[in-house]
The RNA shown here (TPP riboswitch aptamer (THI element)) has 117 nucleotides and comes from Thermaerobacter marianensis DSM 12885.
The same sequence occurs in records of 2 taxa.
RNA sequence: AGAGACCGCGGGGGGAGUCCGGGGCAACCGGGCUGAGAGGGCGACUGGGACGGCGUCGCCGACCCCCAUCACCGGAUCCGGAUCAUGCCGGCGUCGGGAAUGCGGUCGCAUGGCGAG
Numbered sequence: 001a002g003a004g005a006c007c008g009c010g011g012g013g014g015g016a017g018u019c020c021g022g023g024g025c026a027a028c029c030g031g032g033c034u035g036a037g038a039g040g041g042c043g044a045c046u047g048g049g050a051c052g053g054c055g056u057c058g059c060c061g062a063c064c065c066c067c068a069u070c071a072c073c074g075g076a077u078c079c080g081g082a083u084c085a086u087g088c089c090g091g092c093g094u095c096g097g098g099a100a101u102g103c104g105g106u107c108g109c110a111u112g113g114c115g116a117g
Stems, first nucleotide, its partner, number of pairs: 001111001004107007011066004017033006023054001025053001040060006072097003078091004
């Protein structure tokens, strides 16, 4: 000097499934599973409807990821297994796509350069 690791700040990308019970039930409550995370806060659609359904979007927050064999998406209403059930596990899969990480600090017993003995 330095690959890399960790921490802080900044920039960018991303997901939120499944099952059970309760509740006239327009945006709800409680619990189980996997997971880093399963929607915490505010707002908009918003006027309701009647046993089917209880959503979508925006901003903020938490969490993960930023060049890639762990973010995530696609193929996929895929294939095998397990489960009350599921994107639960495995395959597909070193597949295709994917944000083209900046500054500072600490460590650096990867490695390289120079010098001295």
Annotation: The sequence is in RNAcentral, with records from Rfam and Ribocentre.